[in-house]
Annotation
Predicted 3D model of a 115-nucleotide RNA (SAM riboswitch aptamer (S box leader)) from uncultured Arenimonas sp. Its mean pLDDT, the model's own confidence on a scale to 100, is 81.

RNA sequence: CAUCAAGACCGGCAGAGGGAAUGGCCCGAUGACGCCGGGGCAACCCGCGAGGCUCGCUCACGCGAACCGCGCAAAGGUGCCAACUCCUUCGGAGGACUUCGGUCCCCGGCAGAUG
Numbered sequence: 001c002a003u004c005a006a007g008a009c010c011g012g013c014a015g016a017g018g019g020a021a022u023g024g025c026c027c028g029a030u031g032a033c034g035c036c037g038g039g040g041c042a043a044c045c046c047g048c049g050a051g052g053c054u055c056g057c058u059c060a061c062g063c064g065a066a067c068c069g070c071g072c073a074a075a076g077g078u079g080c081c082a083a084c085u086c087c088u089u090c091g092g093a094g095g096a097c098u099u100c101g102g103u104c105c106c107c108g109g110c111a112g113a114u115g
Stems, first nucleotide, its partner, number of pairs: 001115004009038005017027003021089001023087002039081003044077002047072003051068002054065004085111001090108003094105004
């Protein structure tokens, strides 16, 4: 800096907590979490293609480079395969409802994850 509402599970080992923290709500001895193997998802990097734009070189035709979005692909490098990042926390002269206590939605921020 970009993305985070989509997508993708089997086997073996092991044995008690796990979902980062808070409060919830969930998952878990019908074996979670984790590790290993296989399978899969996706398309960030890498690859290919046409285009746009800006430069550079050239007398010119042209050639080359950076950047931008688009399309194709899935061999390689990462990542991912319960729940929207599971929800939430801080803020909002925003919207809806209200029994006026509040509830829900939306937006932004914080934190986090991945590249």
The sequence is in RNAcentral, with records from MGnify.